The RNA shown here (Guanidine-I riboswitch aptamer) has 106 nucleotides and comes from a Hyphomicrobiales bacterium. The coordinates come from a structure-prediction model, not an experiment, and the mean pLDDT is 82. The source organism's lineage runs through Bacteria, Pseudomonadati, Pseudomonadota, Alphaproteobacteria and Hyphomicrobiales.
RNA sequence: AGCAGGCGUCGCUAGGGUUCCGGCCGCGCAUGCCGCGCGGUGCCUGGUCCGAGAGCAACAACCUGCACCUAUUGCGGGCACACGGCGGGACAAAAGCCCGGGAGAU
Repeated sequence: AGCAGGCGUCGCUAGGGUUCCGGCCGCGCAUGCCGCGCGGUGCCUGGUCCGAGAGCAACAACCUGCACCUAUUGCGGGCACACGGCGGGACAAAAGCCCGGGAGAU
């Protein structure tokens, strides 16, 4: 300098919107009480839901030390760094999701 391969999964959170639930508003029905239906509203706290490469945590993979030995078994250690558009995409819709450790910057 070049080429090839790899950078996983689950849970949680930051965050996100509005399918569903609920809230609120309007209309209609009913009305002694409990209500029912339709429509609107996410600048409605919420529940369901989506959800981080650069957030958290666990496990796995990989590297490595010592045992043990031909079992990939046990125990221990390592697993770093990471500024980032515009625009597009999906689901109901949006997003720190995906394009993307991208373009670009240093």